[in-house]
This is a predicted structure of a 73-nucleotide RNA (transfer RNA) from a Holophagales bacterium. The prediction has a mean pLDDT of 80. Rfam family: tRNA. The family's RNA type in Rfam is transfer RNA. The organism belongs to Holophagales, within Bacteria.
């Protein structure tokens, strides 16, 4: 300096051909239980890394940036 790939909940990772964001673990509330753990039932949490553009609509396309991994030099 020039390429590919990755950035979505506290972690961990889905999101299919663009149509109103999801699972597990984790946190609260509850049943169970002398009690704790384990099990069981409900639950809250997101500027989808920033911006800008495309479109009626963007987690998704496309451009720039930032931050990571790897390659080539």
């Nucleotide at each position: 300096g020039g390429g590919u790939c990755c950035a979505u909940a506290g972690c961990u990772c889905a999101g299919c051909c663009g149509g109103u964001a999801g699972a597990g673990c984790a946190g609260c509330g509850g049943c169970c239980u002398u009690u704790u753990a384990a099990g069981c039932c409900g639950u809250u949490g997101g500027u989808c890394g920033c911006g800008c553009g495309u479109u009626c609509g963007a987690g998704u396309c496309g451009c720039g940036c930032u931050g990571g991994a790897c390659c080539c030099a």